[in-house]
RNA sequence: ACAGUUCGUUAGAUGAUCGCUUGAAGACACUGUUUUUAAGAGGAAAGUCCGGGCAGCAUAGGACACGACAGUCGCUAACGGCGACCGAGGGUAACCUUAGGGAAAGUGCCACAGAAACGAAACCGCCGCGGGGCAACCCGAGGUAAGGGUGAAAGGAGUGAGGUAAGAGCUCACAGCGACGCAUGGUGACAUGCGGAGAAGGUAAACCCUGUCGGCUGCAAGGAGAUCUACAUACAGGAUGGUCCGUCCGUAGGUCGCUACCCGCUCGAUCUUGUAGGCAACUGCAAGGCUAGAUAGAUGAUCGUCCACGACAGAACCCGGCUUAUCGACGAACUGCCAUC
Numbered sequence: 001a002c003a004g005u006u007c008g009u010u011a012g013a014u015g016a017u018c019g020c021u022u023g024a025a026g027a028c029a030c031u032g033u034u035u036u037u038a039a040g041a042g043g044a045a046a047g048u049c050c051g052g053g054c055a056g057c058a059u060a061g062g063a064c065a066c067g068a069c070a071g072u073c074g075c076u077a078a079c080g081g082c083g084a085c086c087g088a089g090g091g092u093a094a095c096c097u098u099a100g101g102g103a104a105a106g107u108g109c110c111a112c113a114g115a116a117a118c119g120a121a122a123c124c125g126c127c128g129c130g131g132g133g134c135a136a137c138c139c140g141a142g143g144u145a146a147g148g149g150u151g152a153a154a155g156g157a158g159u160g161a162g163g164u165a166a167g168a169g170c171u172c173a174c175a176g177c178g179a180c181g182c183a184u185g186g187u188g189a190c191a192u193g194c195g196g197a198g199a200a201g202g203u204a205a206a207c208c209c210u211g212u213c214g215g216c217u218g219c220a221a222g223g224a225g226a227u228c229u230a231c232a233u234a235c236a237g238g239a240u241g242g243u244c245c246g247u248c249c250g251u252a253g254g255u256c257g258c259u260a261c262c263c264g265c266u267c268g269a270u271c272u273u274g275u276a277g278g279c280a281a282c283u284g285c286a287a288g289g290c291u292a293g294a295u296a297g298a299u300g301a302u303c304g305u306c307c308a309c310g311a312c313a314g315a316a317c318c319c320g321g322c323u324u325a326u327c328g329a330c331g332a333a334c335u336g337c338c339a340u341c
Base pairs, nucleotide, nucleotide: 001340002336003335004334005333006332007331008330009329010328012306013305014304015303016302017301018300020040021039022038023037024036025035026034027033028032042312046323047322049321050320051319052318053317054218055217056216057215061245062244063243064242066214067213068212069211070210071085072084073083074082075081086100087098088097089096090095101209102208106207107206108203109202110201118156123148124147125144126143127142129140130139131138132137158174159173160172161171162170177198180195181194182193183192184191185190222263223262225256226255227254228253229252230251231250237249238248239247270289271288272287273286274285275284276283277282307310
């Protein structure tokens, strides 16, 4: 240089004029107008998929049901997220992927083909026996799972020897698998070594079993009450998440008060820098900063100059993730074996 891997950064620049939203200060008017000044979308603001904050609902408490998740250790407010590691798979490598509890609790299922699809099975083949035939061979009832054929999968331990009518873990030797046990290392998943019962597959993204978590509704949440009188006081009536138990609740009228063009609303598990701990996710400490807040919904338009000619896309209570969309440009670290130049 080329090819590649991983992690990041950025998301046209600049000037002028005219507008829009909000804060502060001022002026005039009296809940508006105007002046000055400051600020004014994103890495995904998106999908609304997961988690939490916040708010309301006493049905908020229990059981069942239902749903989600599933290696280990950590991180976190929490998670179905993230980090590191283990196992499995892929790659020459850097590295990448992973729907990773249980099939030795039970049930179900295994298309097509095939004789047979899971407590077997005889289609071909092999074997002896009986019958027939001059013979080749044919027929019958059996034995046999070593060989062939079908299939994704054929009973699920290979090679050799013995054994047999022929065969077979039927027996033996060696090798492989292996629940489990012991030792060593590791917080752990697990790894390594030694011993080793044993011998019927797969599928849990089929039911199911085990464990953990989950009350419901979402800012159009919610902010809106106080008091008096009359009647009623019942194994009644009503509320009621999918079910049950439990739980909760009187009805009508009057008086007073409040106002929303408002609050919630953006100061927050916040941001930046430094430092300390940790492989990392992340966390502590210090200093500094305030960075949209609309409610028909602002964040724009025109013109000039320059360049590498500009992608996807627009906040609506907030935050952490995930997923999806995205023209380009740049940075850092790392890899290339047999056999790159």

Bacterial RNase P class A from a Candidatus Saccharimonadota bacterium, 341 nucleotides, folded computationally. The sequence is in RNAcentral, with records from ENA. Rfam family: Bacterial RNase P class A. It is annotated as a ribozyme. The source organism's lineage runs through Bacteria, Bacteria candidate phyla and Candidatus Saccharimonadota. The model forms 97% of the base pairs in the Rfam consensus.